[in-house]
Context: one part of a larger RNA
């Protein structure tokens, strides 16, 4: 001089747009952050209706809960950056691989079976949660039939499948090719400091064989053989998630990686599977472990780096808001539900712009302050006066756009339009040089200043103050940190 996710001190009218725990990946009360489906499924509380009624009620219809069995989604979306120096990231390639929903194409959707939740009855525990006996259903579960194409083969042959539902027009569901979409996995390049880290390495490098995956591969596991990295920094130790970009710079570079996007990686600490197209899974489930907490002491519950909020640490970061109206996402034939994704409001000048605090005449150069050589001289067209306007804020009525038929949280918001009166609305900082701005009291190496030189011990333009001047203005310094 720029620049900040900043902080502090003064001091602050308003409006749009952005950004707002950089610290302790520290502990968390309290609600809400993922549920839907009756067009799979049995059963069924409460209003209603019709019928018996011994007046207690029963029995059919109907309706709609809370639950259950099943479906698909909870692996998207949202958070944070501990961890990670590595194919983790970025570019460029590459193949032996899987991909639920979604489009496209063929083919089919036939027979049957046995259960088991809800339920009912015991009954066990303080709770959480259960145990035993009986009933029942399905798009849950098996069986068998058939299968072009599929999958295996020794090429003879072997093996595999489905699910029905209702408003009759959908929806669906199996087999299997294509694509689409999204992932896995390999290689080259690039990619932080330290040699006062020089040697490291045994599944270690390679090979056959299996085995294991979705697939390649020491991914495993068995024999061989003795290999592999490395002064071009291996292995160690420290530091760090990377990128698009962001900042500064004429560039070159240098720092940087808050918001926004991509990518990866974490979920109380480790480890571990299951389920599933897809997890080794933030709001799932085991097992150990620190804490917290309930307990009848026998045994249990939990996991804000989701939004908000507390406690705490810290110079320092907001509201226990509305709303699904929009715009995405799950489910569902739809109606429509859920949606702290996301749109919206609220707090702080935290930042960037933008407006405004008035304009125009005004000289008896008033008064008053301050200086003075006491003549003046400045403050100053500056005040006032006197003539206008009315941004913005105020009051008041009017009132959108966002919304394809209806549907507006934002919100009576924005905007128009009237109305009143100059009326509500200026401050930091500095003023020895560097560097724009100078004069008087006070003080007297004191009390102070200070970025660097330096100022102060009786005339201090450098310390405090007053007045004047200089800059930049709703903001101005100081401090921090980058170039």
């Nucleotide at each position: 001089g720029a620049a900040c996710g900043a902080a502090c001190g003064c001091u602050g009218g308003c409006g749009g747009c952005a950004g707002g725990c950089c610290u302790a990946a520290c502990a968390c009360a309290u609600g809400c952050a993922a549920g839907u489906c009756g067009a799979a499924c049995g059963a069924u509380a409460a209003a209603c209706c019709a019928c018996c009624u011994u007046c207690g009620g029963g029995u059919g219809g109907g309706g709609g809960a809370c639950a259950g069995u099943g479906g698909c989604g909870g692996a998207c979306g949202g958070g944070u950056g501990a961890g990670u120096a590595a194919c983790g990231c970025g570019u460029g390639g590459g193949a032996a691989c899987c991909u639920g929903c979604c489009a496209a194409g063929c083919a089919g959707u036939a027979c049957g079976g046995g259960a088991u939740a809800a339920c009912c009855u015991u009954u066990g525990g303080a709770a959480a949660c259960g145990a035993a006996g009986g009933c029942u259903a399905a798009u849950a579960c098996c069986g068998c039939a058939u299968a072009c194409g599929c999958c295996c083969u020794u090429c003879g042959g072997g093996g595999g499948a489905a699910a029905g539902a209702u408003u009759u027009a959908u929806c669906g569901c199996u087999g299997u090719u294509u694509g689409a979409u999204g992932g896995u996995c390999c290689c080259g390049c690039g990619u932080c400091u330290g040699a006062u880290u020089a040697g490291c390495u045994a599944g270690u490098u390679g090979g056959u064989a299996a085995g294991g995956u979705a697939a390649u591969g020491g991914c495993u596991u068995a024999c061989c053989a003795a290999g592999g990295c490395u002064u071009c920094g291996a292995u160690c130790a420290g530091u760090a998630g990377c990128u698009g970009g962001u900042c500064u710079g004429a560039g070159a570079g240098g720092a940087u990686g808050a918001u926004c996007a991509g990518c990866c990686a974490c979920a109380c600490u480790g480890g571990a599977a299951c389920u599933g197209a897809g997890a080794c899974a933030c709001g799932g489930u085991c097992c150990a472990g620190a804490c917290u907490c309930c307990u009848a002491c026998g045994g249990g519950a939990g996991g804000c780096a989701g939004c908000a909020g507390u406690g705490g640490g810290g110079a320092a970061u907001a509201u226990u808001g509305g709303a699904c109206a929009a715009u995405g996402g799950g489910c569902g034939c739809a109606a429509g539900c859920c949606u702290g994704a996301u749109c919206c409001a609220g707090c702080a000048a935290u930042g960037c712009c933008g407006c405004g605090u008035g304009a125009g005449u005004g000289a008896a150069g008033a008064a008053g302050g301050c200086c003075c050589u006491a003549g003046g001289g400045u403050u100053g067209u500056a005040a006032a006066a006197c003539u206008c306007u009315u941004u913005c804020a105020g009051u008041a009525g009017u009132g959108a756009a966002g919304a394809u038929g209806a549907u507006g949280a934002c919100g009576g918001u924005a905007a128009c339009u009237a109305c009143a009166a100059a009326a509500g609305a200026a401050g930091c900082a500095c003023c020895g040089g560097c560097u724009a701005a100078c004069u008087u009291c006070g003080u007297g190496c004191c009390a102070g200043c200070a970025g660097c030189c330096g100022c102060g011990g009786u005339a201090a333009u450098a310390c405090g103050a007053a007045g004047g001047g200089u800059g930049c203005u709703a903001g101005c310094g100081u401090u921090g940190u980058u170039c």
This is a predicted structure of a 483-nucleotide part of an RNA (small-subunit ribosomal RNA, 5' domain) from an uncultured prokaryote. Its mean pLDDT, the model's own confidence on a scale to 100, is 86. Rfam family: Bacterial small subunit ribosomal RNA. Rfam links the family to the GO terms ribosome and structural constituent of ribosome.